[in-house]
RNA sequence: AUAAGCUAAAGCCAAACCUGCUGUGAGGUAGGGACGGAAAGCCACGGGUCUGUGAAAGAUAGCCGGGUUGCCUUG
Numbered sequence: 001a002u003a004a005g006c007u008a009a010a011g012c013c014a015a016a017c018c019u020g021c022u023g024u025g026a027g028g029u030a031g032g033g034a035c036g037g038a039a040a041g042c043c044a045c046g047g048g049u050c051u052g053u054g055a056a057a058g059a060u061a062g063c064c065g066g067g068u069u070g071c072c073u074u075g
Stems, first nucleotide, its partner, number of pairs: 002075004012037002017032006035062001041068003045065003048060004
């Protein structure tokens, strides 16, 4: 540098649900909590889904693709 994730270790994230705050809403956020995750780190670029409007404008990266950075192990 590149490919892979069978095994092991170290650490990491945290669905549902409950509570506080926040938003018209989808949701977000903090704490508890673990269904899961090898990018479940980050980015709304393409598609999907959802909210919402007179037009708009938004949410989702734990729906898929794409971009980008990265831990461990093995080749």
c-di-GMP-I riboswitch aptamer from an uncultured Desulfobacterales bacterium, 75 nucleotides, folded computationally. The coordinates come from a structure-prediction model, not an experiment, and the mean pLDDT is 83. It matches the Rfam family "c-di-GMP-I riboswitch aptamer". Its family is annotated with cyclic-di-GMP binding in the Gene Ontology.